[in-house]
RNA sequence: UGACAAAGGCAAACCCGUCGAAAGGCGGGGACGCAAAGCCACCGGUCUAAGGGAUCCGAGAUCCACGACAGCGGGGUUGCCGGC
Numbered sequence: 001u002g003a004c005a006a007a008g009g010c011a012a013a014c015c016c017g018u019c020g021a022a023a024g025g026c027g028g029g030g031a032c033g034c035a036a037a038g039c040c041a042c043c044g045g046u047c048u049a050a051g052g053g054a055u056c057c058g059a060g061a062u063c064c065a066c067g068a069c070a071g072c073g074g075g076g077u078u079g080c081c082g083g084c
Base pairs, nucleotide, nucleotide: 001082002081009034010033014029015028016027017026018025019024032071038077039076040075042074043073044072045069046068047067051064052063053062
C1' cells in the first nucleotide's frame, strides 16, 4: 500500500429456532456487502427504556443506561496473502 493473483475468511436483508422487557444477542439457513465486516464501548453518535425519576386516582405522553450497536465515525490493539 490493496491495481493484479492464489489460498481461504466473515456474512446484510429475509426466514426458522432460542434468550431478552425491548434494542439486540446466539445457533441454523441465506449472501447485500467487507482487506480487518478480527478484538476492545475509550470519545462522539445511534437504538432501546425493564427498572428508576417526574406527573398522576390509574393509564398514557415524558426524562435517564446501569442495556445494546465494533457492518455509523474516530481511537486503541492483534493479524493472512500480494505489491512496493